This is a predicted structure of a 597-nucleotide part of an RNA (large-subunit ribosomal RNA, domain I). Its mean pLDDT, the model's own confidence on a scale to 100, is 81.
[in-house]
Context: one part of a larger RNA
RNA sequence: GGCACACGGUGGAUGCCUUGGCAUCAGGAGCCGAAGAAGGACGUAGGAAUCUGCGAUAAGCCUGGGGGAGUUGAUAACCGAGCGUUGAUCCCAGGAUGUCCGAAUGGGGAAACCCCGCCCGGCGCGCGAGUGACCGGGUGACCCGCAUCUGAACACAUAGGGUGCGUGGAGGGAACGCGGGGAAGUGAAACAUCUCAGUACCCGCAGGAAGAGAAAACAACAGUGAUUCCGUUAGUAGUGGCGAGCGAACGCGGAAGAGGCUAAACCAGUGGUGUGUGAUAGCCGGCGGGCGUUGCAUCACUGGGGUUGCGGGACUUUCCGUAUCAGUUCUGCCGGACUGGUGAAGUGAGUGCAGGUGCAUAGGUGAACUGGUUUGAAAGCCAGGCCGUAGAGGGUGUUAGCCCCGUAACCGGAAUGUAUGCUGCCGCUUGGAGAGGAUCCCAAGUAGCACGGGGCCCGAGAAAUCCCGUGCGAAUCUGCCAGGACCACCUGGUAAGCCUAAAUACUCCCUGAUGACCGAUAGCGGACAAGUACCGUGAGGGAAAGGUGAAAAGUACCCCGGGAGGGGAGUGAAAUAGUACCUGAAACCGUGUGCCU
Numbered sequence: 001g002g003c004a005c006a007c008g009g010u011g012g013a014u015g016c017c018u019u020g021g022c023a024u025c026a027g028g029a030g031c032c033g034a035a036g037a038a039g040g041a042c043g044u045a046g047g048a049a050u051c052u053g054c055g056a057u058a059a060g061c062c063u064g065g066g067g068g069a070g071u072u073g074a075u076a077a078c079c080g081a082g083c084g085u086u087g088a089u090c091c092c093a094g095g096a097u098g099u100c101c102g103a104a105u106g107g108g109g110a111a112a113c114c115c116c117g118c119c120c121g122g123c124g125c126g127c128g129a130g131u132g133a134c135c136g137g138g139u140g141a142c143c144c145g146c147a148u149c150u151g152a153a154c155a156c157a158u159a160g161g162g163u164g165c166g167u168g169g170a171g172g173g174a175a176c177g178c179g180g181g182g183a184a185g186u187g188a189a190a191c192a193u194c195u196c197a198g199u200a201c202c203c204g205c206a207g208g209a210a211g212a213g214a215a216a217a218c219a220a221c222a223g224u225g226a227u228u229c230c231g232u233u234a235g236u237a238g239u240g241g242c243g244a245g246c247g248a249a250c251g252c253g254g255a256a257g258a259g260g261c262u263a264a265a266c267c268a269g270u271g272g273u274g275u276g277u278g279a280u281a282g283c284c285g286g287c288g289g290g291c292g293u294u295g296c297a298u299c300a301c302u303g304g305g306g307u308u309g310c311g312g313g314a315c316u317u318u319c320c321g322u323a324u325c326a327g328u329u330c331u332g333c334c335g336g337a338c339u340g341g342u343g344a345a346g347u348g349a350g351u352g353c354a355g356g357u358g359c360a361u362a363g364g365u366g367a368a369c370u371g372g373u374u375u376g377a378a379a380g381c382c383a384g385g386c387c388g389u390a391g392a393g394g395g396u397g398u399u400a401g402c403c404c405c406g407u408a409a410c411c412g413g414a415a416u417g418u419a420u421g422c423u424g425c426c427g428c429u430u431g432g433a434g435a436g437g438a439u440c441c442c443a444a445g446u447a448g449c450a451c452g453g454g455g456c457c458c459g460a461g462a463a464a465u466c467c468c469g470u471g472c473g474a475a476u477c478u479g480c481c482a483g484g485a486c487c488a489c490c491u492g493g494u495a496a497g498c499c500u501a502a503a504u505a506c507u508c509c510c511u512g513a514u515g516a517c518c519g520a521u522a523g524c525g526g527a528c529a530a531g532u533a534c535c536g537u538g539a540g541g542g543a544a545a546g547g548u549g550a551a552a553a554g555u556a557c558c559c560c561g562g563g564a565g566g567g568g569a570g571u572g573a574a575a576u577a578g579u580a581c582c583u584g585a586a587a588c589c590g591u592g593u594g595c596c597u
Base pairs, nucleotide, nucleotide: 001596002595003594004593005592006591007590008589009588015582016547017546020518021517022515023514024513025512026511027510028509029507030506031172032171039101040100041099042055043054044053046079047078049075050074051073061095062094063093064092065091066090070083071082072081106115107114108113116140117139118138119137120136121135122134123132124131125130142169143168144166145165146164147163148162149161150160176207177205178204179203180202181201187194191241217224218223228255229254230253231252232251238246239245259499260498261497262443266304267303268302269301270300271299272298273297274296275295282291283290284335285334286333287332288331289330309477311442312441313440314439315436316435317434318433319432320431323342324341325340326339327338328337329336344430345429346428347427348426352425353424354423355422356420357419358418359417360416361415363411364410365409369384370383371382372381373380385402386401387391393405394404395403448472449471450470451469452468453467454466458484479494480493481492482491483490534541535540554581557568558567559566560565
C1' cells in the first nucleotide's frame, strides 16, 4: 500500500408522515369606487421584532342575535396587571370610528411630504371692536347635465361668463363578451399569392353574462316558420401557386322557447308664417235661432290613430254590442260623439310596497362498554354485552361503531341579503264583425348602378348575397327585394326605425364534496419570516429551507475544560430519540483484526 471482516465518523438518499398544493363536480356570487376603491405607508398591546387584527374611539367602540366557562390573537414562553354565571373571551348581522398616500380632486410634489385661501368653534391676548405664526371641524380640482342670472363682435340672438343643484363621470378588477387596429417565427420541405390568423399583441366599451333575435329568411312545386347553443350532415359540396392547406349550408335529432313598440296616411289641439270682407266658407247632423278673422294653405310640436304580407292601414259605409254616474260639444228638442271617476274582463318580460314561503350569513339536540391479559401506553388479543335512519371521517400514549369531536336524523333566526308571482295593493289595455275599392300612406341621398376595397367555403372567378369609401341616383302594392351573372315564368318575403328573458361562455372569489392526483429535487414559485432573502439603474428575474418525544419529562447535581465539548448522575419504552434531534443508504474519511506484497 492492497483485499476482506468488524466498529465508527461524515453525508442526507430511502421508508413512513402531512399542516400545503393539483384537478374535477355541485351550489352560490359575479362587481368595488368622490359616501374616496383596489393597493399601500405609518402607527396601534404594560414589555424588543415579524405576522395577524385594527386606525389617534387604533388585537379595539355601540346595538341585536348565538353561546356557556374560562379568558387578555400567532411565533412564544415568562413576568406584570386585569376581565368573567350581574354571562366575559369567542361566533354571526347591523352601525360608529377610520391618521397619511393612492383616481387623489385647494396649490405643489422626489407617493405616504410641503404650502395656502375662506367659514365655524375652542384657547391665548385685548375693556371692546377684534386679533394670533396655536388647536379642532368644514370647505376650495377638472369635465358633464339641469336650473337660473347675465352677456360680445352684431339690432334680435349666439358664443362666452357667474351662481346653485346632482350617491353624474374619472380609477381598479382573473377569465368570459362586443367593437377599432393588427404582426411575425412557422407551413408550403426554398419563396412571392397562400398559410400561421383576424391568432398573439395594443386600444375602447359593457355585462353578470355579452352579442344575436321576431324573415325584404330558407326551401323547391313539398314544405319550414325569430335568435342562440349542442350532435349530425361532413372533412361532404366547394375553394386552393387546384400546392400547402382552408372548409360551409340545406335537412335531421336535441337544449331552451316569447314576443312586442314606433314612423307615415288620417283626426284634434297649440304656436309661427302667408292669404282672405266674400257674409261665401266655418261653428257634429236634422228643424228653428245665434256667432263672425272663427276660415283656407303651409311648417313645427303635443295627443289620438296605426304596425301588416291569406298585403296592411287611412278613408267611406252596414250590422251587433259595455254596466253606471258626472261633465263637454254656441243654444232649445231628438240623435250621435268625446272626456273623467267607479265597476267588469283581459294582461304584465312583476317596476314598487306589504305579507307568506324557501335559501344564505351564527347555532342546537344527537344512540350504544365493561372486565382480563401483553405493553411505556390498548384502541391489539381473550371473554361477555350493547347501539345502529348513526359501521363517513378525524383525534385520543398501538389497529376504537359504543372515550372525545363528529356522523344519520331532526330542530332553530332578532338582523341583513336573496329567490319565488303564492296573497293583497299596483301598472297597462279594452269595442267587435263585415262590405267598398275611387283616393291617400306604408321608413331616401335610401335601394340600385359604376369604380376601389373588405367579408362570406368562394384567392375576380360566370360571382350572387352581406358591409364600407367616392360618384351618380329610383319606385309606394299594377310597388319593391330575393331564389348564385343576367332575362322570363313561378315561388318566398316586405329593406332602408327600436326593444326583447331562457337555452350559451367564463371563474379573481365563497361553501360543500370527490380523486387508479402529489407527498418536501414531488405538488402552486411558495407546506417554513415567499413573491421573502438575494440579483438587476429598470422593466424584470427569483431561491433554499418540513419531521425530538406519548408528554419537555429539553439532562438537577458532581467532574475535566477559558470556552466549545465531553465523562458520570438523572428523565424517558428508547438518548446511537439530546433541540447539529424519526429512519439514517452511497460516495468520502478513519480505528481494530486477518491475509498478501